[in-house]
Molecule: Bacterial RNase P class A
Organism: Pseudomonadota bacterium
RNA sequence: CCAGUCGGUCGAGCGGCCGCGGGGUUGGGCAACUGGCCUCGAGGAAAGUCCGGGCUCCACGGGAACACGGUGGCGGCUAACGGCCGCCGGGGGCGACCCCAGGGAUAGUGCCACAGAGAGCAGACCGCCCGGCGUGCCGGGUAAGGGUGAAAGGGUGCGGUAAGAGCGCACCGCGCGGCGGGCAACCGUUGCGGACCAGGUAAACCCCACCGGGAGCAAGACCGAAUAGGGACGGCACGGCGGGACUUCGGUCCGGUCAGACCAGUUUUCGGGUCGCCGUCCGGGUUGGUUGCACGAGGCGUCCGGCGACGGGCGUCCCAGAUGAAUGGUCGCUGCGGGCGGCGGCUUCGGCUGCGGCCCAGACAGAACCCGGCUUACAGACCGACUGGGCUC
Numbered sequence: 001c002c003a004g005u006c007g008g009u010c011g012a013g014c015g016g017c018c019g020c021g022g023g024g025u026u027g028g029g030c031a032a033c034u035g036g037c038c039u040c041g042a043g044g045a046a047a048g049u050c051c052g053g054g055c056u057c058c059a060c061g062g063g064a065a066c067a068c069g070g071u072g073g074c075g076g077c078u079a080a081c082g083g084c085c086g087c088c089g090g091g092g093g094c095g096a097c098c099c100c101a102g103g104g105a106u107a108g109u110g111c112c113a114c115a116g117a118g119a120g121c122a123g124a125c126c127g128c129c130c131g132g133c134g135u136g137c138c139g140g141g142u143a144a145g146g147g148u149g150a151a152a153g154g155g156u157g158c159g160g161u162a163a164g165a166g167c168g169c170a171c172c173g174c175g176c177g178g179c180g181g182g183c184a185a186c187c188g189u190u191g192c193g194g195a196c197c198a199g200g201u202a203a204a205c206c207c208c209a210c211c212g213g214g215a216g217c218a219a220g221a222c223c224g225a226a227u228a229g230g231g232a233c234g235g236c237a238c239g240g241c242g243g244g245a246c247u248u249c250g251g252u253c254c255g256g257u258c259a260g261a262c263c264a265g266u267u268u269u270c271g272g273g274u275c276g277c278c279g280u281c282c283g284g285g286u287u288g289g290u291u292g293c294a295c296g297a298g299g300c301g302u303c304c305g306g307c308g309a310c311g312g313g314c315g316u317c318c319c320a321g322a323u324g325a326a327u328g329g330u331c332g333c334u335g336c337g338g339g340c341g342g343c344g345g346c347u348u349c350g351g352c353u354g355c356g357g358c359c360c361a362g363a364c365a366g367a368a369c370c371c372g373g374c375u376u377a378c379a380g381a382c383c384g385a386c387u388g389g390g391c392u393c
Base pairs, nucleotide, nucleotide: 001389002388003387004386005385006384007383008382009381010380012334013333014332015331016330017329018328020041021040022039023038024037025036026035027034028033043364047375048374050373051372052371053370054369055216056215057214058213068212069211070210071209072208073087074086075085076084077083088102089100090099091098092097103207104206108205109204110201111200112199125146126145127142128141129140130139131138132137133136154172155171156170157169158168159167173196174193175192176191177190178189179188180187181186220291221290222289223288230282231281232280233279234278235277236276239258240257241256243254244253245252246251260275261274262273263272298317299316300315301314302313303312304311305310337360338359339358340357342355343354344353345352346351
């Protein structure tokens, strides 16, 4: 210098003018209202709403089983997780490093398209070998070779055989057991097994182990206008409520106003019931308002423990809270990137670089109860560690 791998940070800065939301403070005004000042005001993903929790309400005596859903190497971290860290096993890359839905296929069931003779308690199309004869056909043996296929019933070699075949043997693989190491996954080694095996598929049913009540801030709580509707009590005429006059203070009189109707019992008074009207009170509740709701598994710095995820101590900070939903617009300068010219320098002739000019672009996207993750989107800039190659000293 070129090509790459992994991890992290940022995601324009400053100023002028005009505005927006929250909080505080201080004026003017009887009030409605209105002015000044101070302060705070989006993200790394606020997104998708895919997992896990906090919080809230509902349901529930405990345990187990069944159904359904999820997870799936081992150990750890964590409030928890399907997340993260470390390790193991398998696969890819020269390498840094990356990827894995990574339990069970000798519990059972199902499926394996097309091609192919044959696709699952195998199979004879070609070939090979043996026999027969009518000499290119028939019968038999054979899975070593060819062909088909994603897959053809372990692999390599030697022996063996008519040709072959775990038919026999050695090694590898597979299964079971022992020993050693490791917390474990697993690794190493050793013995036995060829009545070795039983092909693949479990993001097919299924089996095993573990986990899981439901709904969600439009949760939930509180305050509660008018109208309508509900309930309780009282009144509805020989009476009630106001006003005036007189009084021996017991009442009397005058005038005003009021909604009653029906049913059965009863001689009537009276008591009961239904509907209606009036009055008082109570409760639910719509619009609306308050709360939940901004101090939290919190941010930053530093030290200690740990390989690490992470944990602990100390110090310090307060950091959005809208509800048709604020956090913006515009101008100038600077900075970054791209393009086109100009003047120079270096060059391995591919390019690199200095100064100055003009034009263009500046992403993905925006809180809405909060937090931990995952996934997805993103113009561009920067930092660190490492790998492979080239050149020079």